Small-subunit ribosomal RNA, central domain from a metagenome, 357 nucleotides, folded computationally.
Model confidence (mean pLDDT): 81 of 100.
Context: one part of a larger RNA
């Protein structure tokens, strides 16, 4: 490499835009490059294959045929691919239409709770733990109660719910702005899918540089605990954690499940659309599009069928099939070393050998 494969055995890129490349809906026309047929040339010789002969046989030797495949012309075919002219609506897409929703940016606003900090009341403990203790507290503490700051977070609603590509996204008002879903079937008329490379986004920690800092808490101090205890339980408590702007670009970035399109029994919930009945109106029912979950044990059944080592998946496929992309290919070394390319640093991305079992 052929090939076999990637939910949990090695294996799906974090996520999405995207040139280049691959791949592509129905009908009709014209070409004939791909393809297919037919002749026809070439592919030296000897080797090789069969048939026939000469050496008494065979090795050898002569004679006829033969070989898969490529190339190159000519005729011809027109199904499919491809190029060309048109044409059409089932993909796409736009337009109108009323709705949903913690999608996103930025400004305001609020209430509870915490802490401080002032005054009132008011006395000796509070605090924490298995049990202490360090600690705080007669300079009046905890406790209550009234006022005043401050920072981060948004209780109930909340829900197997919503919404986003993905990380993610919750207090309430407003401005500004992405997308999706349903209707109507107006319009455009294949504009499509996928994507090496390349852009953009990316939790959390961490970095710069300037605020901020109420909680909580890496280091760090000190108590206990213990044979120690660089821990696990207290009591401080720095940086973070918060905002701005720039860096980092990684995660068990997970559905460990790539995207896109078509088939292929259902039951049930449930969230958003639309239709019908029905009603004085709204629920209720029913059908439908769209997303979201479930379908376990026991039983003779019900939870199809089919994959699948099984576990399990099961219209949200891990079924059945097409496109396109990443990726794997025995463990350990090692996701290291070198080299290169990002980074302020941390380290990231890329990516081996020797050994060895």
């Nucleotide at each position: 490499u052929u090939g076999g494969g990637c939910g949990u055995a090695a294996a799906g890129g974090g996520u999405c835009c995207g040139c280049a490349g691959g791949c592509g809906g129905c009908c009709u026309u014209a070409u004939a490059a791909g393809u297919c047929a037919u002749u026809u040339g070439u592919c030296a010789a000897a080797u090789c294959u069969u048939c026939a002969g000469g050496c008494u046989c065979a090795a050898c030797c002569c004679g006829a045929a033969g070989u898969c495949u490529g190339c190159g012309a000519a005729u011809g075919a027109u199904a499919c691919u491809g190029u060309u002219a048109g044409g059409c609506u089932u993909g796409a897409g736009g337009a109108c239409g009323g709705g949903a929703g913690a999608g996103g940016u930025a400004a305001g606003c609020g209430g509870a709770a915490u802490u401080g900090c002032u005054g009132g009341u008011g006395u000796a403990g509070g605090g924490g733990u298995u049990a202490a203790a360090u600690c705080c507290g007669u300079u009046a503490a905890u406790a209550u109660c009234a006022g005043c700051a401050a920072g981060a977070a948004c209780a109930c609603c909340g829900a197997a719910g919503g919404c986003g590509a993905a990380g993610g996204c919750a207090g309430c008002u407003u401005a500004c702005u992405g997308g999706a879903a349903c209707g109507u079937u107006c319009c455009u008329g294949a504009c499509g899918c996928u994507c090496a490379u390349g852009g953009a986004c990316g939790a959390a920690a961490g970095c710069g540089u300037g605020g901020g800092u109420a909680g909580c808490g890496a280091a760090a101090g000190g108590g206990a605990u213990u044979a120690g205890a660089u821990a696990c339980c207290c009591c401080u408590g720095u940086a973070g954690u918060c905002c701005a702007c720039g860096c980092c670009c990684u995660a068990a970035a997970c559905g460990a499940u790539g995207a896109a399109u078509g088939c292929u029994a259902g039951a049930u919930a449930u969230u958003g659309g639309a239709a019908g009945u029905a009603u004085c109106g709204a629920c209720c029912c029913u059908u439908u599009c769209a997303g979201u979950g479930u379908c376990g044990u026991u039983g003779a059944a019900c939870c199809a069928a089919g994959c699948u080592a099984a576990c399990g998946c099961g219209u949200u496929a891990a079924g059945c099939a097409u496109u396109c992309c990443g990726c794997c290919u025995g463990g350990g070394g090692a996701g290291u070393a070198c080299g290169g390319c990002c980074g302020c640093a941390a380290g990231g991305c890329u990516a081996a050998a020797a050994c060895u079992c």